Molecule: Bacterial RNase P class A
Organism: Candidatus Rariloculaceae bacterium
RNA sequence: GGAGCCGGCUGAGCAGCCGCUGAGCUCGUCUCAGAGGAAAGUCCGGGCUCCUUGGGCAGGGUGCCAGGUAACGCCUGGGGGGCGCGAGCCUACGGAAAGUGCCACAGAAAAUAGACCGCCGAGUCCGCUCGGUAAGGGUGAAAAGGUGCGGUAAGAGCGCACCGCGCAACUGGUGACAGCUUGCGGCACGGCAAACCCCACCUGGAGCAAGGCCGAAUAGGGGGGUGAUUGAGUUCGCCCAGACGAGCCCCCGGGUAGGCCGCUAGAGGUCCGUGGCGACACGGUCCCGAGAUGAAUGGUUGCUCUCGACAGAACCCGGCUUACAGGCCGGCUCCGCAU
Repeated sequence: GGAGCCGGCUGAGCAGCCGCUGAGCUCGUCUCAGAGGAAAGUCCGGGCUCCUUGGGCAGGGUGCCAGGUAACGCCUGGGGGGCGCGAGCCUACGGAAAGUGCCACAGAAAAUAGACCGCCGAGUCCGCUCGGUAAGGGUGAAAAGGUGCGGUAAGAGCGCACCGCGCAACUGGUGACAGCUUGCGGCACGGCAAACCCCACCUGGAGCAAGGCCGAAUAGGGGGGUGAUUGAGUUCGCCCAGACGAGCCCCCGGGUAGGCCGCUAGAGGUCCGUGGCGACACGGUCCCGAGAUGAAUGGUUGCUCUCGACAGAACCCGGCUUACAGGCCGGCUCCGCAU
C1' cells in the first nucleotide's frame, strides 16, 4: 500500500412561527412528553383473558453435549462433519445390526447386486463352445476399502504388513467425544430417515375484534331438528372421571354498531461493583417512557452539513428472518514493497 474476516455505534441536525395527541396543574393555549433498529413478516416462545375441574390417547413440535433464560425452534461455550492459504463461515448433527421403500439414464450388474471388453484353462469343424476369474478397462453421482509383498493356471483379504473400518478395555473429560494407548476381528456388505419408520424430550383450545362494565334500541317475532333424569350440552378430534344441567343446534326476519375499562411501572431501562471464557446472574444507584380509535408529530422560514437509506406503534415482552444510502469506531488474517 492492497485484498479480506468479525464485532459495535449512528441513521440528518439546530432555531423561530402556526397546528395535532396525551398527561399534569396555579386552568394560563401554561409546563412536560410524543414511532423503530427493524415499528415489517405474523415465523417461534411467553405474560394476560375466557372456556375449566382433572386425566389419557391421537395429532403436532424439537433432535450432538453442557450451560443461560419466564420460556423457546432463541442465545453462549464446546464436540463431530464440511468449506476456506488464513482470520473465519456453514451445519435439517439421535438411529441404516427393527422393518419397509427409493437410487432416473447409462452400464453385465445398483445391494444376499454380477460378466460387456479383458486374463487363464480345456476342447475345437478354427467359426466358436464350456469352465474359472473379478486384479486391469469401460458406464455412472456412486460398482464388494487403499498401498505393497506373497501366492495362483490366471486372479481375489486368498494370506501377510501398514493404513482404514467394527468391537472391547484403559486413560482424559460433567458430557458430546478424544487417543499415530492396548487387544481382538478379515470386516456387520454403498448411499438416502430434509423417505415412511423407531427412539428421547416437549405439548389443552381460542385469542385484545380476548374479556368485562354502563347505556340505548328492537318484534324476546316465525320455522325446523333434538333433549328433558333411560341426561342433550359443557372451545379443534376421540375416550374416562367429577360437577352443573333444561335447554341446545340450524334457518328466515328485526334492532344495536354508542361510551368506559382492559391501555401501559414493566420477566423495564441507564450507570457502577462482584462472580463467570461467555450468554448471563446477584447487589447498589438513578430514571419513567406514545397510548391513538376512520386512527396523533404536519405546514412554513432561516442556517449547518457527512446532502440524508429501509421505513409509522394499535395489549405487552423475549427472539428469529427480511430490508437498509451515507458516516464513524475497534480487533484480527493474507499478499506485495521498503527499512